[in-house]
Molecule: Bacterial large signal recognition particle RNA
Organism: Oscillospiraceae bacterium
């Protein structure tokens, strides 16, 4: 150094999560040539040589073991953003409002603004007229088998007669009550009136006249000081995601290095 048998070791590994802590079912990444079968998240199993129980492969090296660095990938910490959700007007923003102000616009104003003095209307009684309606009156028409009325032919009655009497139909009239009719009459009424007269009349608001003489007004920006609003911005919390930064673990590949027993040549 070489052959053959063999043994420890391997037969995937790693985050996060759960655990006293290991491993392993389940997520996730990394890798694949990556053993089989049974157990299991309210979990199995096991105890520091930490999956258990049963079969199989490989085997001292590309392959087990240890170590450097790299860093797929996962978790932590901080910032920052994006999107939600939820608060907050004690949040100078927008929006909405309301009160002053009177710098600036606009309007009105020497053809005379505020102000001040008279008048007048507006307003209230009252009374008149008018206009509406509503009654009564009026003025026509109809209007009584008998219980209205006149005037009653016939008949009745009475009477010697003359003539008297009641009196039905008819005709006319006429109460009550019905109908219209609308002038002028009286009475009453009122959600009536560019109506009239009379008397009150705080304030205001309108007109008009005298007076003074230079201002008013508060629409719009502006200021100043109040209110509303969670719609949009703002701020606070919170969920997630996305960047970035601290740290922790770290797959696979790379690189150093280590690592056996028997027999034979």
């Nucleotide at each position: 150094u070489c052959g053959c048998a063999c043994u420890a070791g391997u037969u995937g590994g790693g985050g996060a999560g759960a655990u006293a802590g290991c491993g392993g079912u389940g997520c996730c990444c990394u890798g694949u040539c990556a053993c089989c079968u049974g157990c299991a998240a309210a979990c199995c199993g096991c105890u520091a040589c930490a999956g258990c129980a049963g079969g199989g492969a490989u085997g001292a090296a590309u392959c087990c073991c240890g170590g450097u660095a790299c860093u797929c990938g996962g978790g932590u910490c901080u910032a920052u953003g994006g999107u939600g959700u939820g608060u907050u007007g004690u949040c100078a923003g927008c929006c909405c409002u309301u009160g002053a102000u009177a710098a600036g616009c606009a309007g009105c104003g020497u053809u005379g603004a505020c102000g001040a003095g008279c008048c007048g209307g507006u307003c209230u009684c009252g009374c008149g007229c008018a206009a509406c309606g509503u009654g009564a009156a009026u003025u026509u028409g109809u209007g009584a088998a008998c219980c209205a009325u006149g005037u009653c032919a016939g008949g009745c009655g009475g009477g010697g007669a003359a003539c008297c009497g009641a009196g039905c139909a008819g005709c006319a009239u006429u109460a009550a009550a019905c109908a219209a009719a609308a002038c002028c009459u009286c009475a009453u009424g009122u959600g009536u009136g560019c109506c009239g007269c009379g008397a009150g009349g705080a304030a205001g608001c309108c007109g008009g006249u005298u007076u003074u003489g230079a201002g008013c007004c508060g629409g719009c920006u502006g200021u100043c000081a109040g209110g509303u609003u969670a719609g949009c911005g703002g701020g606070c919390a919170u969920a997630u995601c996305a960047u970035a930064u601290u740290u922790u673990c770290a797959a696979a590949g790379a690189c150093c290095g280590g690592u056996g027993u028997g027999c034979g040549a």